[in-house]
Context: one part of a larger RNA
Order: sequence, then structure tokens, then C1' cells
RNA sequence: CGUGGGAGUAUUGAGUGGACCUGACUUUAGUACGAGAGGACCGAGUUGGACGAACCUCUAGUGUACCUGUUGUUUUGCCAGGGGCAUUGCAGGGUAGCUAUGUUCGGACUGGAUAAGCACUGAAAGCAUCUAAGUGCGAAGCCAACCACAAGAUAAGUACUCCAUGAGAGUCGUCAGAGACUAUGACGUUGAUAGGCGAUAGGUGUAAGUACAGCGAUGUAUUCAGCCGAGUCGUACUAAUUACAC
Repeated sequence: CGUGGGAGUAUUGAGUGGACCUGACUUUAGUACGAGAGGACCGAGUUGGACGAACCUCUAGUGUACCUGUUGUUUUGCCAGGGGCAUUGCAGGGUAGCUAUGUUCGGACUGGAUAAGCACUGAAAGCAUCUAAGUGCGAAGCCAACCACAAGAUAAGUACUCCAUGAGAGUCGUCAGAGACUAUGACGUUGAUAGGCGAUAGGUGUAAGUACAGCGAUGUAUUCAGCCGAGUCGUACUAAUUACAC
């Protein structure tokens, strides 16, 4: 831009893409078969491999705005307690998120038309013959079935609702399950959208100050303390005001 007004919601499916893998074991059954040696089809069940999708409860990573320990140096006038720099100074842990090595799930069942092949009926050719007319079975393959997209399918489909004036959409602001920008999605006081605050999950691991013990390093008590990024629940304290034009 189109789909002969504008907008919202729900859809049909022409068509397109994806997937399609496979082992072992148990049982049937030491059965059928076979002199024996050996040894099944069909069917039922269990458990793997590789591949794929989703997810983060567990396990394991990352986690330079979380916690702790610690070295050197500098600074906060000094002590104590802190801050800066040194690869995040180094080291030990680690929430959310993102991940795999982790968890869950998938390939199925079934139908249709067939290939090679096996047949029925059956002439040409009084017989015979699966074929010439006609009919049936038959594969991991084909078409469906499963999963995803899909009306620019220009043949532009269908159903319902709203508006004919501000229905609706945008600018603007607060944002994230979204994200390069845009777009998409949530919210804008008739408000929990983000921050703050409160509680809590979770992480770290027992703060500072004071008292006591020890000459001291240090230890003990207060103290499962103190601190805390992204989680969850709540709360209008702050910011989403007003407005503009179509």
C1' cells in the first nucleotide's frame, strides 16, 4: 500500500515447513520345525543409544552491582571501624536470570492408494494362464494422521461485536515474560507499571559497639547475629500530571 468505511475479538485452511531412527533383554518357548546339532515367525512387556523440543524442582556451571576471609599500598587527623587501587587484587561460597552434564516429553496408533511380490475368477487359445475385461492382499516408502506457521490464498475467505463521532489508534510517561532501533506486551490515580518501604523465601556465616578472660596474638557473651542484586506477597511514599492533534 492492498483486501471498496473504520476498529476489536474469534476462526476456516489452499498451501508450506518439521518430525519419521534404532539396539539389547524377558516372555511366548527350548515351543513350532529338525534324526540330532540347533532353533524361530506372530504376539506381549522391560530397558538403552543417538537425535529433537520444552523447562530449571533436583544435580552441576556462570553469576565483575550479594556475603565473608585475606595480602600490599594509600586515604578517612590518630586508635578502632571503613573507602580507593592492585585481572573482580587474590581466595571461599552464592539468589534471580541464562544454561547442560540435569529434569520431563517425543518418534506412536490407525486409515487410504500402491511397488516388488503373492493370489481369485478368466478368455484370446474348448486345455492352461495373476490379466487381456474384472477382483483381493501387500513396504521403514507415497497420501493422510502428529507438531508449528498460514487469507499478499490479489480467488486477499468466514462469524460476532462496537462506532458513524472522537469508536479507535497515536504522541507522552512508568515498565518487562519484549527488545540493536523499531516492534510486541503490561500499566498510567477508577492505578500495584517501576522505584522506595514492610514482611518473607533465599545467600553469606555469628556485624559494630560494649563487657569479660588473657602480658599479647586472640577468645567468649550479647548473637542462627549483621548485611544482602535481580524472587514472592503486600503497601500509593515517589514517578506514571496536564495536554495535543488525527